[in-house]
Context: one part of a larger RNA
RNA sequence: CGUUAGAAUACUGACAGGAUCUUUCUCUAGUACGAGAGGACCGAGAAGGACGUACCUCUGGUGUACCAGUUAUUGUGCCAACAGUAAACGCUGGGUAGCUAUGUACGGAACGGAUAACCACUGAAAGCAUCUAAGUGGGAAACCAACCUGAAGAUGAGUGUUCUUUUUGUAAUAUAAACAAGUAAGAUCACGGCAAGACUAGCCGUUGAUAGACAUCAAGUGUAAGUAAAGCAAUUUAUUCAGCUGAGAUGUACUAACAGAUCGAGGA
Numbered sequence: 001c002g003u004u005a006g007a008a009u010a011c012u013g014a015c016a017g018g019a020u021c022u023u024u025c026u027c028u029a030g031u032a033c034g035a036g037a038g039g040a041c042c043g044a045g046a047a048g049g050a051c052g053u054a055c056c057u058c059u060g061g062u063g064u065a066c067c068a069g070u071u072a073u074u075g076u077g078c079c080a081a082c083a084g085u086a087a088a089c090g091c092u093g094g095g096u097a098g099c100u101a102u103g104u105a106c107g108g109a110a111c112g113g114a115u116a117a118c119c120a121c122u123g124a125a126a127g128c129a130u131c132u133a134a135g136u137g138g139g140a141a142a143c144c145a146a147c148c149u150g151a152a153g154a155u156g157a158g159u160g161u162u163c164u165u166u167u168u169g170u171a172a173u174a175u176a177a178a179c180a181a182g183u184a185a186g187a188u189c190a191c192g193g194c195a196a197g198a199c200u201a202g203c204c205g206u207u208g209a210u211a212g213a214c215a216u217c218a219a220g221u222g223u224a225a226g227u228a229a230a231g232c233a234a235u236u237u238a239u240u241c242a243g244c245u246g247a248g249a250u251g252u253a254c255u256a257a258c259a260g261a262u263c264g265a266g267g268a
Stems, first nucleotide, its partner, number of pairs: 001153001005164007015150004021049007033038001051107005059101004066094005071086006112144002118138004165267001167181004186263004191205004210256003213252005219245003226239005
C1' cells in the first nucleotide's frame, strides 16, 4: 500500500515444511517342518540404540565479584580491620537464579485409500488352455491421507462474533462526488516492565504487586567484626548453624507506572 467505512477478537485451511528409523530378548514353541542336525511364518510382550521436541524436579556444568581462604604490594597516621592492583575474576575452595547436557519427560504408532513387482477369480479371441482382451480380488518402510508445525498478499486477499455511527468547513437552493479539519471505536508514542527480544515484533500494567525499596523466608557461603577468656606466641575457645549475600518466593502501594502527545470512519 492492498484486501472497498473504520476497528477488535476467534477461526477455516488452498498450500508449504517436519517426522517416517532400527536392534536384541521372552512367549507362542523346541511347536509346524525335518531321518537327524537344525528350526520357523503368523501373533503377543519387554528392554535398548541413534535421531527429534520440550524442560530444569533430580545428577552435573557454567555462574567475571554471592560467600570464604590465601600470597605479594600500595593506601586509609599506626595496631587491628578494610580497600585497590597482580592479563581484563591475582590465585584457590564452593555456589542461588538464568542458560545448559552427559540429566528428565515425551515421540515415530494405529485405522484407511489407490498401487508396484507378484499372487489370483471369472473369461474369450483360439469349442481346449490362459491373471486380461471386457470385468473382479489381494498385495510394500515407497505414493495419498492420517500425526506435528506454519499458513488468507490464498491479489482467488475467505468466515463467525462484537464495537464505533452520518460531526464541521470549502458551501451557495438541493443532491451527488471531491478536498480539508476535529473526533468515535480503536491504535501508536511516551511511562513501569517481562520467563518476549539483535533491532523490530510479542505480552502485561492503577478494576495494579510491573520495577525499585522494605519485611519475612528460601538458597549460597561457612561460624563475621568487636569484646572476653586460655596460651610466651602462632593460635584457640565463647558470644555464634554466626555475619554477609546478584538474579529466587511471599507480603506491603512507601517511590515510580504520572502528566501527556499523535494517528484514526462518515461509507455500497
Molecule: large-subunit ribosomal RNA, domain VI
Organism: Vacuolaria virescens